[in-house]
This is a predicted structure of a 1391-nucleotide RNA (small-subunit ribosomal RNA) from an uncultured organism.
RNA sequence: CAGGACGAACGCUAGCGGCAGGCCUAAUACAUGCAAGUCGAACGGUAAGGUCUCUUCGGAGAUACACGAGUGGCGCACGGGUGCGUAACACGUAUGCAACUUACCCUUCAGUGGGGGAAAGUCGCUGGAAACGGCGAAUAAUACCCCAUACGCUUCACGAAUCGCAUGGUUUGUGGAGGAAAGUUCCGGCGCUGAAGGAUGGGCAUGCGCGACAUUAGCUAGAUGGUAGAGUAACGGCCUACCAUGGCAACGAUGUCUAGCUGGUCUGAGAGGAUGAUCAGCCACACGGGCACUGAGACACGGGCCCGACUCCUACGGGAGGCAGCAGUAAGGAAUAUUGGGCAAUGGGGGCAACCCUGACCCAGCCAUGCCGCGUGCAGGUUAAGGCCCUCUGGGUUGUAAACUGCUUUUGUGUACUAAUAAAGCGUUGCUAUAUGCAGCGUUGCAUGGUGCAAGAAUAAGCGCCGGCUAACUACGUGCCAGCAGCCGCGGUAAUACGUAGGGCGCAAGCGUUGUCCGGAUUUAUUGGGUUUAAAGGGUGCGUAGGCGGAAGAUUAAGUUAGUGGUGAAAUCGUCCGGCUCAACCGGAUACCCGCCAUUGAUACUGGUUUUCUUGAGUGUGCUGGAGGCUACUAGAAUACGUGGUGUAGCGGUGAAAUGCAUAGAUAUCACGUGGAAUACCAAUUGCGAAGGCAGGUAGCUACGGCACAACUGACGCUGAGGCACGAAAGCGUGGGGAGCGAACAGGAUUAGAUACCCUGGUAGUCCACGCUGUAAACGAUGAUCACUAGGUGUUCGUCCUUCGGGAUGAGUGCCCAAGCGAAAGCGAUAAGUGAUCCACCUGGGGAGUACGUCCGCAAGAAUGAUACUCAUAGGUAUUGACGGGGGCCCGCACAAGCGGUGGAGCAUGUGGUUUAAUUCGAUGAUACGCGAGGAACCUUACCUGGGCUACAAUGCCUUGGACCGCCUUCGAAAGAGGGUCUUCCUUCGGGACUAAGUGCAAGGUGCUGCAUGGUUGUCGUCAGCUCGUGCCGUGAGGUGUUGGGUUAAGUCCCGCAACGAGCGCAACCCCUAGUUCUAGUUGCCAGCAUGUAAAGAUGGGGACUCUAGAGCGACUGCCUCCGCAAGGAGUGAGGAAGGCGGGGAUGACGUCAAAUCAUCAUGGCCCUUACGCCCAGGGCGACACACGUGCUACAAUGGACGGUACAGCGGGUAGCUAACUCGCAAGAGCAAGCCAAUCCCUGUAAGCCGUUCUCAGUUCGGAUUGGAGUCUGCAACUCGACUCCAUGAAGCUGGAAUCGCUAGUAAUCGCGGAUCUAGCCAUGCCGCGGUGAAUACGUUCCCGGGCCUUGUCACACCGCCCGUCAAGCCAUGGAGCUGGGGGUACCUGA
Repeated sequence: CAGGACGAACGCUAGCGGCAGGCCUAAUACAUGCAAGUCGAACGGUAAGGUCUCUUCGGAGAUACACGAGUGGCGCACGGGUGCGUAACACGUAUGCAACUUACCCUUCAGUGGGGGAAAGUCGCUGGAAACGGCGAAUAAUACCCCAUACGCUUCACGAAUCGCAUGGUUUGUGGAGGAAAGUUCCGGCGCUGAAGGAUGGGCAUGCGCGACAUUAGCUAGAUGGUAGAGUAACGGCCUACCAUGGCAACGAUGUCUAGCUGGUCUGAGAGGAUGAUCAGCCACACGGGCACUGAGACACGGGCCCGACUCCUACGGGAGGCAGCAGUAAGGAAUAUUGGGCAAUGGGGGCAACCCUGACCCAGCCAUGCCGCGUGCAGGUUAAGGCCCUCUGGGUUGUAAACUGCUUUUGUGUACUAAUAAAGCGUUGCUAUAUGCAGCGUUGCAUGGUGCAAGAAUAAGCGCCGGCUAACUACGUGCCAGCAGCCGCGGUAAUACGUAGGGCGCAAGCGUUGUCCGGAUUUAUUGGGUUUAAAGGGUGCGUAGGCGGAAGAUUAAGUUAGUGGUGAAAUCGUCCGGCUCAACCGGAUACCCGCCAUUGAUACUGGUUUUCUUGAGUGUGCUGGAGGCUACUAGAAUACGUGGUGUAGCGGUGAAAUGCAUAGAUAUCACGUGGAAUACCAAUUGCGAAGGCAGGUAGCUACGGCACAACUGACGCUGAGGCACGAAAGCGUGGGGAGCGAACAGGAUUAGAUACCCUGGUAGUCCACGCUGUAAACGAUGAUCACUAGGUGUUCGUCCUUCGGGAUGAGUGCCCAAGCGAAAGCGAUAAGUGAUCCACCUGGGGAGUACGUCCGCAAGAAUGAUACUCAUAGGUAUUGACGGGGGCCCGCACAAGCGGUGGAGCAUGUGGUUUAAUUCGAUGAUACGCGAGGAACCUUACCUGGGCUACAAUGCCUUGGACCGCCUUCGAAAGAGGGUCUUCCUUCGGGACUAAGUGCAAGGUGCUGCAUGGUUGUCGUCAGCUCGUGCCGUGAGGUGUUGGGUUAAGUCCCGCAACGAGCGCAACCCCUAGUUCUAGUUGCCAGCAUGUAAAGAUGGGGACUCUAGAGCGACUGCCUCCGCAAGGAGUGAGGAAGGCGGGGAUGACGUCAAAUCAUCAUGGCCCUUACGCCCAGGGCGACACACGUGCUACAAUGGACGGUACAGCGGGUAGCUAACUCGCAAGAGCAAGCCAAUCCCUGUAAGCCGUUCUCAGUUCGGAUUGGAGUCUGCAACUCGACUCCAUGAAGCUGGAAUCGCUAGUAAUCGCGGAUCUAGCCAUGCCGCGGUGAAUACGUUCCCGGGCCUUGUCACACCGCCCGUCAAGCCAUGGAGCUGGGGGUACCUGA
């Protein structure tokens, strides 16, 4: 998060009907209207109206019509509203009243006789603005009063019977006292009074149930009870007086906060959780508070009085009011309706009735607020067009969808009509025959619904979603922007996640969003969780309450269990049936309501009572153990100090030093003494204790454990909230003590600093006594007790046995393990296993063990212990890698040992930077920087400036044509444009080659993205590693194999092993090189034979030799000695050209660095298209305060110069190499053989060697720079070539910090060749070749890199992770100032 629900609200949308619902907020304030009256059949009467009579037309009279105001009766205590208060006998449920009441109604009994006096209305006078009154006069009653009579009424006194758990009740007898009434009439009655009973409604009491907080633990004075009285319908401290001192509370009193309760409703498998709208029952309230009156009933919503707030009227004197009734208004709010109709129905009040009243109620109106139902069409219909997508001649999809054809007509519209909702009542008629009976006719409302007919698909679809959870995918746009988001997370140029579109999915007159509740969540766990390390065992013991508790018998029946009775309102829910066409909705029946009360049984288990038992527990006797505790005494070693002696210059301390001590004699050493603290060896993996903890020795006191015996008690037990006690170190108080050590402090060092680590000192403290504190990683991070569940091996104490080796058993203390458990690590009879009992504790991280409150403490602080706010994780265990200034083992020119360099100079070259029109681009630690580039004057060339082109510089295909090219010429810087000239070839005759034009298809881009890619490459690294199959182990990631012991250059090999095998790597196979054999001899060679020259394989010839180039052999620790199990190693061994991989090359595992390259090439996407394409000229890539890399040449005598002289190998050559000869000082030029090369040429090697000279100097070193003169290449050497000659002759005298290469034919040094170059060359570069030819390696501590094992952290992997401050903003909070409001408490005044 997916589900369900809602009195909902908001967004988009909206056809109809039925049934429901509709101020959740301000119990805020209310304009206006209506919501409770009625009775003339109680009364006096007559204000209005009707009728009749009269009339002067003003009015008057009458009335068994009717009726304002009034007296009187009944009602107004119902109905309707709201949820403030209330945590309560308020509510729910079950009981009780022997402690009560009940108007109207029903039943029964009895009665209704007589009399009297007032007061409203009215009239007169009168006050006030009004509201409202005042005085006087006359008057009726079913109003009021008195008398009589009266019971089964009330009351007093005295009895009797009977019943009940008790107070006591019921029935009854005798005597005394007291108490009623109302009339009216059509004579039927309707009323009235007393009593009893019923029904209905109410009152009171009680058991049980029903929120939060203990950071609320004590509350209470009418408080608890009694006696007597008052009061009430009635009991009662309900109230009063007196007496007693009780009552409630950890099973939560009191206090504070919150809240109407229930039937029910929502959810859930259920148990539960949440809730208390509509409907129904009860309660409470009626502007806030208080009070009573009337009455059957009220302390009264539309009554009264008083106080208060507010509003209104006022003549200022005084008055009026209460929508939490129905509408409605304002306000508040996200939000909730009409100032409607009617009393026709149902119900209520009054009345004999007609009837009146009724915002109860029945209807209508508004609102998709909810539930339910219906519709927006049905059938056929070439796969059109359009849209969208793609691999784009074409296909897919929207989609039979549409158009079109046929059909239907719900709904809507129009029109017409009838039945139902209505039957009572009343009027009337009839029947029966007296009844509040039955039947017929007449009368009575609004709205709705129903049924026909007509036309016509006609009037009717949206909303959300499409990354996963979760059903549904593509394109474009955007580019960490805009935005999305329930969680995870999307977006930084290829977004199924943003926006839009197409398509799809879901629901549908609705769909989404938000909010709330339950569910999922076994995530508070009764069902149904945990506590070694994730949160969680109290520091330890004793013990109160409580909880739990051994064996046997008896009894009881509280728990438990079975049956029965009562109750558990209706509605709701479930099932069945029925009524609206269905459904929602409604009706009927049934089931249920798992509860409570009562009663009758049962007795296994638990409980109560009682009688026994011994195994739990304890006691006893004997033996035994120990650093258990307390007190006193005592010992030696050592440190320090004091005194004295010896003795002399240092001591001490450290990484190195210094502070410090010392010539006033230290340290060292000897003797004696003082004092405090701690107890070497024994000593251990040991022992004891509840834990903390306990260690020299001896004594005393004291506590405990274990074993043996089985004598005694007889369940006396276990656990243990509160409580009490103990409790390391540090700390506090008082008083001692103080040797050593040593917070604080001081000084010295270290360091950027060093309030530290190190050093020298040193106070508190550490020690003792007494008192406090009460905490620790107080840890086994593991509560206590009991029982059960394989073994092996140590050790301590006791007992028994013994063959004297040891064994058995009990109690401890360790290790390894079976089963089992556990997330794993691990635990495993000393459980973290299997069960039982009790206690403690946990519920995401941070805030925080903090704040406040309380309690304890002298203080420090301890105990208890949150909120706001904030995060999406925090945490545990294990795995694989990476990393470490972790460890172990090993290797490498890695260090060390050496040799030569770089870094300093000049120059060359590359890079950075700067400059510029441009200085094209790329490469940037190692792994860029003489790199791409193996060669920039033009070209290259990608850059800049300028001039031009727009289909073209090139290629392919198609069509047409036959030229094009070349040459001359004009303009031009050229490109280009124009003119002139010239005009095909081959042919198998089909055509082809070449070229031009046309047309179309494919343009072109060194523009971007190497982080979209292929390919290629660098590096770790030629390091020895990287993996797989099967098996086994693990819940899994993964491990094993690949680790271990050896060995190797090597995961090379051997041995061992839950592994056995295999693959890619290593090695070998390939090439070069070092020896040799065979074969073959030209261009190579020449020993012998011959020719021949000044000389020369020059020639004939030869294959012997060298050599060439093909094939073989050869080296394998094979042999010997020693070491080793083997693999293998060692040897100045033998042999051999070569010896332990002979040397070198090619060869680069899985992978790492988003390493490099889109500019070699290829390529997705994006971008440009009279330009970011193409052509051309010139310029630039060559700039130059500077910095770096790589090199060359040097600084000289191991050298320079001059002369002479010797020995290579690899290679190259026709647009070429060029001999010889001539000229030139030379670069070179001229002339001219040979060679497509073992033939000719480049080609002379240089260092070396032999001589001569220079003699330590800026030089006869060094050659930069500059001037002059030339040569060569090339269209062209200005920018910008190389070379030669003459002249010039700079810096530089061996290079700071630092840094590079190299282990043998190596370093160093010397020269030679080649690629690129169709010319030349900026080459000192690169790639090769040979010549000469060293030094050193003790060794692996250290630096760098790497491999294996292991450990801690990290996982974008140490360039990691991560802590705190600060800046700005924001959120929450504290404090201060100012201001407003609300509440509480105390006090004053006080109606």
Its mean pLDDT, the model's own confidence on a scale to 100, is 81.